[in-house]
RNA sequence: GCCAGCGUAGCUCAAUGGUAGAGCAGGUCCUUCGUAAGGACAAGGUUGUGGGUUCAAAUCCCAUCGCUGGCU
Repeated sequence: GCCAGCGUAGCUCAAUGGUAGAGCAGGUCCUUCGUAAGGACAAGGUUGUGGGUUCAAAUCCCAUCGCUGGCU
């Protein structure tokens, strides 16, 4: 330099055009003499960034940034 993949909650990952979810972690409460385990509830996101298409975009298109892999 060229090609491909990935970027979503603190972490690991879903969601293939129609209200962004789960597990774990963290918070409050229940249970216990206390702890652990278990249970209930709530919170946490401008979906890497900037544009475009569309009635509607995490999703499709373009650019850009970062990471990973391959080729030279």